[in-house]
RNA sequence: AAAGUUCUCCGGGCGACCGCGUCUUCGAUCCGAAGCCGAGGAACGUCCGGACUCCGCAGAGCGGCGUAGCAGGUAACGCCUGCCCACCGGGAGGUGAGGAUUAGAGCAACAGAGACGAGCCGAUUCAGUUCGGGUGAAACGGGCAAUCUCUACGCGGAGCAACACCAAAUAGGCGGCCGUCGAUCCUGCUCGGAGAGGCCGCGGGUAGGUGGCUCGAGCCGGCGAGUGAUCGCCGGUCCAGAUGAAUGAUCGUCACGGCGUUCGCAAGGACGCCGAACAGAAUCCGGCUUACAGGCGGACUUUGCUU
Numbered sequence: 001a002a003a004g005u006u007c008u009c010c011g012g013g014c015g016a017c018c019g020c021g022u023c024u025u026c027g028a029u030c031c032g033a034a035g036c037c038g039a040g041g042a043a044c045g046u047c048c049g050g051a052c053u054c055c056g057c058a059g060a061g062c063g064g065c066g067u068a069g070c071a072g073g074u075a076a077c078g079c080c081u082g083c084c085c086a087c088c089g090g091g092a093g094g095u096g097a098g099g100a101u102u103a104g105a106g107c108a109a110c111a112g113a114g115a116c117g118a119g120c121c122g123a124u125u126c127a128g129u130u131c132g133g134g135u136g137a138a139a140c141g142g143g144c145a146a147u148c149u150c151u152a153c154g155c156g157g158a159g160c161a162a163c164a165c166c167a168a169a170u171a172g173g174c175g176g177c178c179g180u181c182g183a184u185c186c187u188g189c190u191c192g193g194a195g196a197g198g199c200c201g202c203g204g205g206u207a208g209g210u211g212g213c214u215c216g217a218g219c220c221g222g223c224g225a226g227u228g229a230u231c232g233c234c235g236g237u238c239c240a241g242a243u244g245a246a247u248g249a250u251c252g253u254c255a256c257g258g259c260g261u262u263c264g265c266a267a268g269g270a271c272g273c274c275g276a277a278c279a280g281a282a283u284c285c286g287g288c289u290u291a292c293a294g295g296c297g298g299a300c301u302u303u304g305c306u307u
Stems, first nucleotide, its partner, number of pairs: 001303007009295002012254005018248001020038002023035005040278001045288001047287005052159004064155005069083005084098001085096004099150002104148002106144002116141002120133004163211004173202006184194003218237008256275008
């Protein structure tokens, strides 16, 4: 230098202007002003594991589902780390559905006389006594557990639309009182008319509202233990909480990429026009998978060249 392997990170910055949402303070709770904060590395998928909540559950057995080398990490896992083994690669490295086939059952394309039952064919021998047999992954001993099965271990169900609290209107329920000796309504009063229900209380549920709700296996930095995943200690820090659902838009400028013109021997410069991904919280957390314009960096491998 070229070709690769692997890991990590970023995923536009600043300013102006117009807006949006929670919270705090002030004025006057629904309005206004000021201030703080305001999406992601995957918030995606909802695939696995947990926290949390409610329901279920004496104990035992059968069944069902899941996982599978050995050891470690973790709240837990089907995740992660280390090592072994097998396969792939020239190598860095990658992949693994890596327990058991003398407990039992099942299966084996094509070829081949014969494919799981042991035998068949040819030669040979006193004698299934000995030798040979094309094919095929496999020919008599075995293979497949990515077929059932066995072994070991694990597993109750539903999910924040969980769940708890407050609670209208209308209808219905229960209780009490009044009512054909006329309650009640037309109607404020008198008359007149209609007329069997009226009033109060309690409780359940619905609409609606509040909590759950974001301080947490948190984040950042340092030191230490460990090969590593990870863990411990110290210091600092508060970082969305919406609910028809905020987190946006425009302009300028800088940085990046592409194209064109132009200057320059060249490196490069100037000007103009374009471009800039995937996606987007909804109880929270740990993983995995999938998507992603463009870019920075670390470690390593192979080959070539120079010293």